[in-house]
């Protein structure tokens, strides 16, 4: 130095041919027990690694650049 992959909730991960982001598990609250656990119901919590272009509209598509796997010199 080149080539692939990968960054999205506090963690692991999903997102179909562009149409204003879900799941599990974690966390609050309620219920329900004498009390924990377990169940059940509701609810918080991400401007999707930075930065830019395209489009009415970008997580998805282009550049670019920053971290992390691999592979090749």
């Nucleotide at each position: 130095g080149g080539g692939c992959c990968g960054g999205u909730a506090g963690c692991u991960c999903a997102g179909u041919u562009g149409g204003u982001a879900g799941a599990g598990c974690g966390c609050u609250g309620a219920u329900a027990u004498g009390g924990c656990a377990u169940g059940u119901c509701a609810g918080a919590g991400g401007u999707c690694g930075u930065g830019g272009g395209u489009u009415c509209g970008a997580g998805u598509c282009c550049c670019a650049u920053c971290c992390g796997g691999u592979c090749c010199a």
The prediction has a mean pLDDT of 83.
Predicted 3D model of a 73-nucleotide RNA (transfer RNA) from a Pseudomonadota bacterium.
The sequence is in RNAcentral, with records from ENA.
Rfam family: tRNA. Rfam's curators write: Transfer RNA (tRNA) molecules are approximately 80 nucleotides in length. By type it is a transfer RNA.